[in-house]
């Protein structure tokens, strides 16, 4: 100097204040985060609703596990950066078909602009060529030998590349061989094809209680009308829409969790069993703030609103641990 990964988010006393339980009362208990952020994904949990099917419509895309489940995380492979610890993925087909590749440049699904070599009437013409130049992101595999009128996988050797076969993995995938044609590029976060999965709406969901309270209009009449994410099918009730008054009332959902803490054991690891202690905020115009003292590196982003598991994102400061590199 780097690179992976964790830990804290100020402690102590006191004075007055705020919100929840408990109590007759009083004393006691308890009270915003590592992201509460974003709403980007995945459930739980509530209703449609008494059960479905199929088609579209969406996601995901190397192999294997974890997990309630995910596009989330663990391990390995492949690739591409890095000296390296390590990081990163836009990691299933281009020989099913479609599209597209601007300028540039002779051409971009196959072609000759300069070149080279050949021949001839003479300086232009014909016919080979694709090694060399040139234009480009991408131009008939690469590097060297031989060959040739000049060149070329025209031919050999080593790469590449396709096939097949051992051997090693659970597999992705890796090493060895031995035969090939030596090949018409790229691109699918273009459209598509294949493979697995997927119902909506959402705590302002939805419940109860008390009080008041149906007017008007309009389609419809079982060959109909509503529900069932859009579309059929099918099932199921039997009315449906629009406007107006009527209450922005209490109360419940509301916090015991797919959780956290600690230990053991099992696993490289995500994690996963099992002991054991113990209850960890529930507001509703929205609770934890002022002051004083000691101390500290102690502020920066930043305040739950049904919960929970991820990812992004912003961040001051201290402190811990592996491992590379260079001296």
């Nucleotide at each position: 100097a780097g690179u992976a990964g964790g830990u804290c988010a100020g402690a102590c006393a006191g004075u007055c204040g705020c919100c929840c339980u408990u109590u007759a009362a009083a004393a006691g208990g308890g009270g915003a985060g590592g992201a509460a952020a974003g709403u980007c994904c995945g459930g739980g949990c509530u209703u449609c609703a008494a059960a479905g099917a199929g088609c579209a419509g969406g996601a995901c895309g190397c192999c294997g596990g974890u997990u309630a489940a995910c596009g989330a995380c663990c391990g390995g492979u492949a690739a591409a950066g890095g000296c390296g610890a390590c990081u990163u993925u836009a990691a299933g087909g281009a020989a099913a078909g479609u599209g597209c590749a601007a300028c540039a440049g002779a051409a971009a699904u196959a072609a000759a602009c300069c070149g080279c070599c050949u021949g001839u009437u003479u300086u232009a013409c014909a016919g080979g060529u694709a090694a060399g130049g040139g234009u480009g992101g991408a131009a008939a595999g690469g590097u060297g030998a031989g060959g040739u009128a000049a060149g070329a996988g025209c031919u050999c050797a080593c790469c590449g590349c396709u096939u097949u076969u051992c051997u090693g993995g659970u597999a992705a995938c890796a090493g060895a061989a031995a035969a090939g044609g030596c090949u018409c590029u790229g691109u699918a976060a273009a459209c598509c094809c294949c493979g697995u999965c997927u119902g909506a709406a959402g705590c302002a969901a939805g419940g109860u209680c008390u009080g008041a309270g149906u007017a008007a209009a309009g389609c419809a009449c079982a060959u109909g009308g509503a529900a069932u994410u859009g579309c059929u099918c099918g099932u199921u009730c039997c009315g449906c829409u629009u406007u107006g008054a009527u209450a922005u009332g209490a109360c419940c959902g509301c916090a015991u969790g797919a959780u956290g803490a600690u230990g053991u054991u099992g696993g490289c690891g995500a994690c996963a069993a099992c002991a054991u202690a113990c209850c960890a905020a529930g507001a509703u115009a929205g609770a934890u703030g002022a002051c004083u003292g000691u101390u500290u590196a102690a502020u920066a982003c930043a305040g739950a609103a049904c919960c929970c598991g991820g990812c992004u994102u912003a961040u001051a400061g201290a402190c811990c641990u592996g491992c590379u590199c260079a001296u």
Molecule: Bacterial RNase P class A
Organism: mouse gut metagenome